[in-house]
RNA sequence: GCCCUCGUAGCUCAGUGGAUAGAGCAAGGGAUUUCUAAUCCCUGGGCCGUAGGUUCGAUCCCUACCGAGGGCG
Repeated sequence: GCCCUCGUAGCUCAGUGGAUAGAGCAAGGGAUUUCUAAUCCCUGGGCCGUAGGUUCGAUCCCUACCGAGGGCG
C1' cells in the first nucleotide's frame, strides 16, 4: 500500500429497512436473612464510531474518513 471482518448501555452481545432500540452480567433501590452471600421484584442507563448520500422512512443499504482485529505484498 491492497483486501476482509467488526464498531449498538459500564462490559459481552442480539437486532440487518417500519412505529418511543433489546437481553445477560454489572450499578442503584426493595423483599427475604441475626449479618453476609444466594434467590426474587423494581429502577436508571445508549439517539447505534464521525460526516454525507439513497429512501416516505436508516442501527440496518451506499460512499468517505476515524478506530480495532485479521490476511496479502

Transfer RNA from Desertifilum tharense IPPAS B-1220, 73 nucleotides, folded computationally. Rfam family: tRNA. The family's RNA type in Rfam is transfer RNA. Model confidence (mean pLDDT): 80 of 100. RNAcentral records the identical sequence in 7 taxa. NCBI's taxonomy places the organism under Bacteria, Bacillati, Desertifilaceae, Desertifilum, Desertifilum tharense.